[in-house]
RNA sequence: GGAGAGCCCAGGUCGGUCGCUCCUGAAGAGGGGAGGAAAGUCCGAACUCCAACGAGCAGCAUGCUCGCUAACGGCGAGGCGCGGCGACGCGACGGAAAGUGCAACAGAGAGUAGACCGCCGGGGGUUUCGACCUCCGGUAAGGGUGAAAGGGUGUGGUAAGAGCGCACCGCACCACCGGCGACGGUGUGUGGCACGGCAAACCCCAUGCGGAGCAAGACCAAAUAGGGAAGAGAGAUUGCGGGCCGCUCGUCCCGUGGCCGUGAUGGCCGCUCUUCCGGGUAGGUUGCUAGAGGGCUCGGGCAACCGGGCUCCCAGAUGAAUGACCGGCACUCGAGUGAUCGAGGACAGAAUUCGGCUUACGGGGCUCUCCGCCC
Repeated sequence: GGAGAGCCCAGGUCGGUCGCUCCUGAAGAGGGGAGGAAAGUCCGAACUCCAACGAGCAGCAUGCUCGCUAACGGCGAGGCGCGGCGACGCGACGGAAAGUGCAACAGAGAGUAGACCGCCGGGGGUUUCGACCUCCGGUAAGGGUGAAAGGGUGUGGUAAGAGCGCACCGCACCACCGGCGACGGUGUGUGGCACGGCAAACCCCAUGCGGAGCAAGACCAAAUAGGGAAGAGAGAUUGCGGGCCGCUCGUCCCGUGGCCGUGAUGGCCGCUCUUCCGGGUAGGUUGCUAGAGGGCUCGGGCAACCGGGCUCCCAGAUGAAUGACCGGCACUCGAGUGAUCGAGGACAGAAUUCGGCUUACGGGGCUCUCCGCCC
C1' cells in the first nucleotide's frame, strides 16, 4: 500500500412552550410511551379453537457428520468438493451395480461403443519407379468433432497397435490404525480396471408434517325484527266494516275473528295487549402483555449454548397515541486564510407473544489475519 474475517458504539442530545395515549391516585400530581430492522410474512414454536381408534396411500418439505435448542428449512464446530498465491469464501453435499427417461449442434460413433482421416498386413491394377488407386482385413497409439469419446505417464511388445505384459500414479475391494462420526492414513495386500454424465428429470431411500389462526377463543349484552311459554281481552255505548245506489251526510238494519258444535259450556287455530325465557347483531369486557424476558457477574464448553448468584419492570392503542414549534450544542455537506455563515436529517414505523432467516438504510470506532514493497 492492497485485501480477508469479526466485533463494538450510537441511529442525535439538552432546555422551553403546547399537546396525544396508558397506568396509579379522592384530587393536586406522579410514572411509562416504537425499531435495529417494529418491514417482508419466508421458516420454527408458545397459546387458542375445531377434528381425531390405529396404520397406510397421496401430497409437501428437508437431505454430508456431530452438537446446540422448546423447535426449526436456524445456529456452532468439523468432513469432503470447488475457487483464491494467501488470510478466506462458496456448495440442494443421500442414491446413477432398482427401473424409466434425457443429451441440442457437431461428429464415423453419445453407452452391450466407434474406422472419418491416419497407421499396418494381404490381393488386384496403374506407374514418370517417387508413389498412387481399389478391394478384403487388423488397429482406439496419433489427428479431427464435442460440454462429455470407456484411466494416465513410461517401457517392453507387435505387421501396426492395444492393461496385451510390467513399473509408478490413479481407481475399486479387503485388512489394520486414528476419529463419537462424516472421513482420513497406511499396506512388497488383492484385482487389469469395471459401475461414463444428469435425480434443480421421473423415481427410490430416510426423516418430519391433522387444520385454522388473537378478525384464535371466552364473557356481558341494547334498539328493531323474528322464535318460545304463561295470562288477559273482544258485552253495551262509542267506534269500525258492510247493506247503500254517481257522490256526500243522516236515519234504519246486519256483523264484532274462523272451524267443530242446534245452542250453551268447551276444544283447536288466529288477532290484540301484558309479563317472562332463549339465540344472534350493534356495543362493551377479556385474551393483553412478567416473558423459552432485560442488565451485571461467576463457572462449564473451541463455539452455538448451558448452569448459579444479584438486580430491574421496560408501549398496549382499536378511525388506532408515541407529535409540533422555538433556542443551544454535536454530526454531515458547501463557502471562507480565519472568526464565521448557509443548508441538511437515511430506512422505516408496534397491534397476541417469542426464536431465526431475508431484505432496506445514514455514520463512527476497534481488533486479528493475509499478500506485496521498503528499512
The prediction has a mean pLDDT of 77. Bacterial RNase P class A from an Acidobacteriota bacterium, 375 nucleotides, folded computationally. It is recorded under the gene name rnpB. It matches the Rfam family "Bacterial RNase P class A". It is annotated as a ribozyme. A reference for the family is Frank and Pace (1998), "Ribonuclease P: unity and diversity in a tRNA processing ribozyme", Annu Rev Biochem. The organism belongs to Acidobacteriota, within Bacteria.